The RNA shown here (transfer RNA) has 74 nucleotides and comes from Candidatus Woesearchaeota archaeon CG11_big_fil_rev_8_21_14_0_20_43_8. Its Rfam family is "tRNA". Rfam links the family to the GO term triplet codon-amino acid adaptor activity. Lineage of the source: Archaea > Nanobdellati > Candidatus Woesearchaeota.
RNA sequence: GGGGUCCUAGCUCAGCCCGGGAGAGCACACGGCUGAAGACCGUGGUGUCGAGGGUUCAAAUCCCUCGGACCUCA
Numbered sequence: 001g002g003g004g005u006c007c008u009a010g011c012u013c014a015g016c017c018c019g020g021g022a023g024a025g026c027a028c029a030c031g032g033c034u035g036a037a038g039a040c041c042g043u044g045g046u047g048u049c050g051a052g053g054g055u056u057c058a059a060a061u062c063c064c065u066c067g068g069a070c071c072u073c074a
Base pairs, nucleotide, nucleotide: 001073002072003071004070005069006068007067010026011025012024013023020057028044029043030042031041032040050066051065052064053063054062
């Protein structure tokens, strides 16, 4: 240098193909239970969806550019 996959909550990831409510598990906070703690039960999503731009009534999702991680060819 060529080709490919990925980037979404504190962590691991789904959702993207085929545009229309931002979610799951764990963790965390508060409350209940307990002598206390753990476990368990209830409540709470805490996020510029890597960045910018474009298309659209509407973009995590489609298009372009850039950044980062990894795989592969030379």